[in-house]
Context: one part of a larger RNA
Molecule: small-subunit ribosomal RNA, central domain
Organism: metagenome
RNA sequence: UUGGGUCUAAAGCAUCUGUAGCCGGUUUGAUAAGUUUCUUGUGAAAUUGUUCGGCUUAACUGAACAUUGUGCAAGAAAUACUAUUAGACUAGGGACUGGGAGGGGAUAAAAGUAUUCCAAGGGGAACGGUAAAAUGUUUUAAUCCUUGGAGGACUACCUAUGGCGAAGGCAUUUAUCCAGAACAGGUCCGACGGUGAGAGAUGAAGGCUAGGGGAGCGAUCCGGAUUAGAUACCCGAGUAGUCCUAGCAGUAAACGCUGUGAGUUAGGUGUUGCAUAUUCUUCGGGAAUGUGCAGUGCCGGAGCGAAGGCAUUAAACUCACCACCUGGGGAGUAUGGUCGCAAGACUGAAACUU
Numbered sequence: 001u002u003g004g005g006u007c008u009a010a011a012g013c014a015u016c017u018g019u020a021g022c023c024g025g026u027u028u029g030a031u032a033a034g035u036u037u038c039u040u041g042u043g044a045a046a047u048u049g050u051u052c053g054g055c056u057u058a059a060c061u062g063a064a065c066a067u068u069g070u071g072c073a074a075g076a077a078a079u080a081c082u083a084u085u086a087g088a089c090u091a092g093g094g095a096c097u098g099g100g101a102g103g104g105g106a107u108a109a110a111a112g113u114a115u116u117c118c119a120a121g122g123g124g125a126a127c128g129g130u131a132a133a134a135u136g137u138u139u140u141a142a143u144c145c146u147u148g149g150a151g152g153a154c155u156a157c158c159u160a161u162g163g164c165g166a167a168g169g170c171a172u173u174u175a176u177c178c179a180g181a182a183c184a185g186g187u188c189c190g191a192c193g194g195u196g197a198g199a200g201a202u203g204a205a206g207g208c209u210a211g212g213g214g215a216g217c218g219a220u221c222c223g224g225a226u227u228a229g230a231u232a233c234c235c236g237a238g239u240a241g242u243c244c245u246a247g248c249a250g251u252a253a254a255c256g257c258u259g260u261g262a263g264u265u266a267g268g269u270g271u272u273g274c275a276u277a278u279u280c281u282u283c284g285g286g287a288a289u290g291u292g293c294a295g296u297g298c299c300g301g302a303g304c305g306a307a308g309g310c311a312u313u314a315a316a317c318u319c320a321c322c323a324c325c326u327g328g329g330g331a332g333u334a335u336g337g338u339c340g341c342a343a344g345a346c347u348g349a350a351a352c353u354u
C1' cells in the first nucleotide's frame, strides 16, 4: 500500500459554522481534457520460443526470426460516462406568505413560599443533635408562639418515556428585543448542494484575575463522637466557593460510550406539534376518531451482530466526505513546540518489560 475495523473488545473530534480539497439532481447543444479504438515510430542487452551452427554430447555458446517489454510520443477516429462551456428544468437547497407550538437566547421589572438574622410583645427551662452521646445554644431569657423589618439564594404543585436548543444546557410572572424548527400554501430563485484537513465560534461543574455580594449549603481547617487507630463515614461550627458584573480557562462517564448528509427496506402501540376529514358539542382557542407530515418513546419481523442486542430515530442494504484504531504496561509519562496569570490544556514518543 491492499485489506480490516470504530454501541459494549483498541478506535466517532464536546458541539456547530466554514476555507482548500473530495463528492454531487434532470435535460439539450458544443468541445474532445480524461476515457475507448486504430495506425506509425520508439520501446538496450541478457532472458524466453523456433530453426540452423560451434565445443565428441549435454550444460554452455554463436547467428537469424519471433515473443515479451503491460510504457512513451505523434497522428486519425468514437462521444456513452467524467470534465469544461453555453442554455433549459424543478423533485435537492434557499427565499416568501400564513396561523399555531415551545423551561430557545438576551435585558429589565415584578411576585411567591421557606431558611437565616434583627426589633418588639407573649412565655419561663430547657433546646439541639444521635444508633447512643458529646461538642454546641440558653436566666446577658434560648428553643417555642405572635407581629413588623432586613438580606441573599431559589422557583414547590403543574412535571410527563412531555417541550425547546448544535452541543453545553434551559422551568415563577410580565414586558421589550433576537433567533431557530415543524406544518400548510406552491408565489419566487434555479443545483445556489453534501462533507469538511487547517481555521473560527460556542462549550457543565470545578478553577483563576478584578470588583461587588454573602441567606442557606459548604471543599480546606477546628472541635465532638466512633475506633486498636479514624488525617473518614455520624454530629457541632465554618473559610474559599456557590450568586452578580467584566475577563481568562477549554476540560467531563461533554454518553445514545453510536460522526454528518442522502436514498431504499414489514408492521403494532403510546405521546407532542401542525394540517385535514367525519362525528359529538355546553358553540369555545371544546372533545373523540381516522388520515398526512414532522418530532419523541416502547414492542417487534426481515436483515445484521461474537453475543448482549439493533431493528424506518438501524448497529439493515447502498453512496459521499471527515475523524479515529492496530496487544498490555511504561504513558497521556518524557522531550520539543503552541496556548495559558497559574492550575494546566493541545500535540505526543522511546528504552525497558510482558
Stems, first nucleotide, its partner, number of pairs: 004325003007308002012322001014202004021195003025089007033082002035078008048066007092192001093189003096185003104178007111155002116150007126137002163170002207248006216242002222236003259321006267299014303310002327354003336347004